Predicted 3D model of a 503-nucleotide part of an RNA (small-subunit ribosomal RNA, 5' domain) from Exanthemachrysis gayraliae.
Context: one part of a larger RNA
């Protein structure tokens, strides 16, 4: 003397930036975080409009028709595996570097080759039925870019080289002739679908050294460690399994205990070092605990499913709902940590041909001196050194050019008026922000610690080992520069200390 996701006491005027549950991985009311496509379908709850039909009060009301804009609810597609959150838990299935082979990858590029021809269901709607619900069954019926066979196969797969095996779907604009059951069919463009090969990009696996403390933890180890079949996977392997063998790890600390997310970095140090992992980036683990597949190009899936558990709420007591370590926000624990705010206007992300939709991701605003930088509370000039204080050897000294007066200025704030970048054409939450001009007054704006020595800064008064102070030495029992107050001075200054941390 640096550091701080603090907190505490006292004080407290502004902007700019930046960070704000370190404890209870503690329970959570209540809104909102993931939707979208009608250019994939069959359709029409509600809305609008257009038409018809009726009533009449002559422009409204009822009703009909999916025609048209749209779109509840459904089949179907993509996307919900990112983005957000927390670090229980992991001392190595993690991380971090430097390699490696045995291998997948939806959407995106690129490149080759299709994209024929058929069927059988099923949600919805519609009757019927059980249920407090939550849901659930039955019957009849319909479509598809949903299923399913059959044709074909350049390149794919498999092979005993003889041969086996496998694929797909439309949609939506425009249109001249020819044909039509007037729906189309034809052709073209465009999105798209299939098989395949590279490529990018993600992601899974292998190896090798490094990675806290304890030996008052010395021996662990039976799928253990190798092989043979054999099964699993995208994919090498004790992954998993039958049999054989009988190894495999340790004092270069095995195994067990503790503690602990990992690293770029960030504090401090001249450097080695040491101590840390908030904020921002990468990873890696987790989702109420514990186990478990399903779907899928990707999960063993925070807001998907099943099972078990605790907790919670509904209830007709038969059954059912839930799950903030997402954003606000509640309790609760604590020295402590914010608003149940605004827009998607910008970057970006899902869906979509698009127009758009959604987006507590994001940008913003709000709160809190929690840091960091800035800025300001005036400037000049003013001596009869005013008055008041305080000391005093009573003469003075000092506080002090300090008020006061007089001249000036007007940062910031406060009035008024104008007003952006971000927005390349439209669109701006922030925002009448920021800035810029006007205008008014010195006008609204200074505390907090210390003053024995270390350590800048000294005297009165009260007290009387009493009260009390204190980092450390050590003050304090009658003249206490060390307590308590006061005058006065030192420092720092929106902030000062005091306490915790680390170096």
């Nucleotide at each position: 003397g640096a550091u701080u996701g603090a907190a505490c006491g006292c004080u407290g005027g502004c902007g700019g930036c930046a960070g704000g549950c370190u404890u209870a991985a503690c329970a959570c009311a209540u809104g909102c975080a993931a939707g979208u496509c009608g250019a994939g379908c069959g359709g029409u709850a509600a809305c609008a409009g257009a038409u018809c039909u009726a009533g009449c009060u002559u422009g409204c009301u009822a009703g009909a028709u999916g025609c048209u804009g749209a779109c509840g609810a459904g089949c179907g597609g993509c996307g919900g595996a990112c983005g957000g959150g927390u670090g229980a838990g992991u001392a190595a299935u993690g991380c971090a570097u430097a390699g490696g082979a045995a291998a997948c990858u939806g959407c995106c590029c690129a490149g080759u080759a299709g994209u024929g021809g058929g069927g059988g269901a099923u949600a919805g709607c519609c009757c019927g039925g059980g249920g407090a619900a939550a849901c659930c069954c039955g019957g009849a019926u319909u479509a598809a870019u949903a299923c399913c066979g059959c044709g074909u196969a350049c390149g794919c797969c498999c092979u005993u080289c003889g041969g086996g095996g496998g694929a797909a779907a439309g949609c939506a604009g425009g249109g001249g002739a020819u044909c039509u059951u007037c729906g189309g069919a034809c052709c073209u463009u465009g999105c798209g679908c299939u098989a395949c090969u590279g490529g990018a990009u993600g992601a899974g696996c292998c190896u090798a050294a490094g990675u806290c403390g304890g030996a008052u933890u010395a021996g662990c180890u039976a799928g253990u460690u190798g092989g043979u079949g054999g099964g699993g996977u995208a994919a090498a392997g004790g992954c998993c399994u039958a049999c054989c063998a009988a190894g495999g790890c340790g004092a270069c600390g095995a195994u067990c205990c503790g503690u602990a997310g990992c690293u770029g970095g960030u504090c401090u140090g001249a450097g080695a070092g040491g101590a840390u992992g908030a904020u921002c980036a990468g990873c890696c683990a987790c989702a109420c605990u514990g186990g478990g597949a399903c779907u899928g190009a990707g999960a063993c899936a925070c807001g998907g499913c099943c099972c078990a558990g605790a907790c919670u709420c509904c209830u007709a007591c038969g059954g059912g709902a839930g799950g903030c370590a997402g954003c606000a926000g509640u309790g609760g624990g604590g020295a402590a940590u914010a608003u149940u705010g605004g827009a998607c206007a910008a970057u970006g992300g899902g869906c979509g041909a698009a127009a758009g939709c959604c987006u507590g991701a994001u940008c913003c605003a709000g709160c809190a001196a929690u840091g960091c930088c800035g800025c300001g509370u005036g400037u000049g000039u003013g001596a009869u050194g005013a008055a008041g204080g305080c000391c005093u050897u009573a003469g003075g000294g000092u506080u002090g050019u300090a008020a006061a007066g007089c001249a000036c200025u007007u940062u910031c704030g406060c009035c008024g008026a104008u007003g952006a970048c971000g927005a390349u054409g439209a669109u701006g939450a922030c925002g009448g922000u920021a800035g810029u001009c006007g205008g008014a007054u010195a006008a609204g704006a200074a505390g907090c610690c210390c003053c024995g020595g270390c350590u800048a800064a000294c005297u009165c008064c009260g007290u009387g080992c009493c009260a009390g102070c204190a980092g450390c030495c050590g003050c304090g029992g009658u003249a206490a520069u060390a307590c308590g107050g006061a005058g006065g001075g030192u420092g720092c200054a929106a902030g000062c200390g005091u306490u915790g941390u680390c170096c």
Model confidence (mean pLDDT): 88 of 100. RNAcentral holds the full RNA, with entries from ENA.